[in-house]
Context: one part of a larger RNA
RNA sequence: CUGGGCGUAAAGCGCGCGUAGGCGGCUCCGCAAGUCGGGCGUGAAAGCUCCCGGCUCAACCGGGAGAUGCCGUUCGAUACUGCGGGGCUUGAGGGCAGGAGAGGGAGGCGGAAUUCCCGGUGUAGCGGUGAAAUGCGCAGAUAUCGGGAGGAACACCAGUGGCGAAGGCGGCCUCCUGGCCUGUUCCUGACGCUGAGGAGCAAAAGCUAGGGGAGCGAACGGGAUUAGAGACCCCGGUAGUCCUAGCCGUAAACGAUGGAUGCUAGGUGUGGGUGGCAUUGACCCCAUCCGUGCCGAAGCUAACGCGUUAAGCAUCCCGCCUGGGGACUACGGCCGCAAGGCUAAAACUC
Numbered sequence: 001c002u003g004g005g006c007g008u009a010a011a012g013c014g015c016g017c018g019u020a021g022g023c024g025g026c027u028c029c030g031c032a033a034g035u036c037g038g039g040c041g042u043g044a045a046a047g048c049u050c051c052c053g054g055c056u057c058a059a060c061c062g063g064g065a066g067a068u069g070c071c072g073u074u075c076g077a078u079a080c081u082g083c084g085g086g087g088c089u090u091g092a093g094g095g096c097a098g099g100a101g102a103g104g105g106a107g108g109c110g111g112a113a114u115u116c117c118c119g120g121u122g123u124a125g126c127g128g129u130g131a132a133a134u135g136c137g138c139a140g141a142u143a144u145c146g147g148g149a150g151g152a153a154c155a156c157c158a159g160u161g162g163c164g165a166a167g168g169c170g171g172c173c174u175c176c177u178g179g180c181c182u183g184u185u186c187c188u189g190a191c192g193c194u195g196a197g198g199a200g201c202a203a204a205a206g207c208u209a210g211g212g213g214a215g216c217g218a219a220c221g222g223g224a225u226u227a228g229a230g231a232c233c234c235c236g237g238u239a240g241u242c243c244u245a246g247c248c249g250u251a252a253a254c255g256a257u258g259g260a261u262g263c264u265a266g267g268u269g270u271g272g273g274u275g276g277c278a279u280u281g282a283c284c285c286c287a288u289c290c291g292u293g294c295c296g297a298a299g300c301u302a303a304c305g306c307g308u309u310a311a312g313c314a315u316c317c318c319g320c321c322u323g324g325g326g327a328c329u330a331c332g333g334c335c336g337c338a339a340g341g342c343u344a345a346a347a348c349u350c
Stems, first nucleotide, its partner, number of pairs: 003322004007304002012318001014201002017198001021194003025088007033081002035077007049065006091191001092188003095184005103177007110154001115149007125136002162169002206247006215241002220236004258317006266295011299306002323350003332343004
């Protein structure tokens, strides 16, 4: 330097932004660096190779030829790449007109329910389970009615429905704010794709400080079960779950499937838009764009399956794998308050 791979066998970074770098649309002109061709120079000796010759042969020795390539120089070619310049609009971005949405942040409001407190009615039980017991209750519980407090979550709508890059997002209203889709083809004129490092976001749990604490509930206590029961079941219950500020940076962070672009039969459902026919109008129907499901041609696949949302056919860029264990480890380094995270071996062994 090279091979084969990465849905489930080892293997796609959790996700986006973006630096360097790599790669890059149509067209014209120029240059000639890459590229290609010719000439010249160079390509030491030995070795290799072929032929000839010398030691009686050989090894060995002498002579000759070849030497792709590489390098230098010079002349030339200009399709492709590159560089410089001009133009273009289909990639990309923007304008204008519409549209849907649990996208994000802040503030406010609402009802149902649980729990607790106060009061009324009322009396002997309630609760819980497979059955029970612990527990609660005559100091009046459970049930029921009225009033109050407080926290958390938002039934129905609700949907392989929507939005978001991912994590994720669900009562209602207001303010601030990101992205997306459609129509128009008005503007810019390649402004693009990817992205080592980097920096940002990132469920739950956990950590620091302050608040809050209704329900639930690791740990813990008790009751059962059991041979035992460190569990499953039951009664309690602290951290936590909630808020503010700051850390942590992980996950079956999953579609176990990196991103971008183009190409390659269809059928059926659903969400958002636009146009058309018709109509009083809605619906239906037809066309088209974007999203999201199912089934399937070709093709792919070890099979399962995937199949215009590809795991098909191709191009570009990044990441990753290289037998199992040892080992998501040790050591070192970096990060963290800690817990720990990231990077990551070897001996040995099968």
Record summary: The part of an RNA shown here (small-subunit ribosomal RNA, central domain) has 350 nucleotides and comes from uncultured eubacterium H1.43.f. The coordinates come from a structure-prediction model, not an experiment, and the mean pLDDT is 88. RNAcentral holds the full RNA, with entries from SILVA.